[in-house]
Transfer RNA from an uncultured Alphaproteobacteria bacterium, 74 nucleotides, folded computationally.
The sequence was found in a public genome assembly.
Its Rfam family is "tRNA". The family's RNA type in Rfam is transfer RNA. Its family is annotated with triplet codon-amino acid adaptor activity in the Gene Ontology.
RNA sequence: CGGAAUGUAGCUCAGCCUGGUAGAGCACUACGUUCGGGACGUAGGGGCCAUGGGUUCGAAUCCCGUCAUUCCGA
Repeated sequence: CGGAAUGUAGCUCAGCCUGGUAGAGCACUACGUUCGGGACGUAGGGGCCAUGGGUUCGAAUCCCGUCAUUCCGA
């Protein structure tokens, strides 16, 4: 320098192809259970989707640029 993949909750990821209310597991908080803890059960909080623009009635999703990480090539 060229190409590709990835970026969504504290963590690991799904959702993107086919635009239409942002989800799961773990973790966290409260309560129940227990002598207490763990485990289990119930309820709850937390993300405007890496970033800037465009298209659209409507964008995590489609298009363009940028950034970060990883891989391949020179």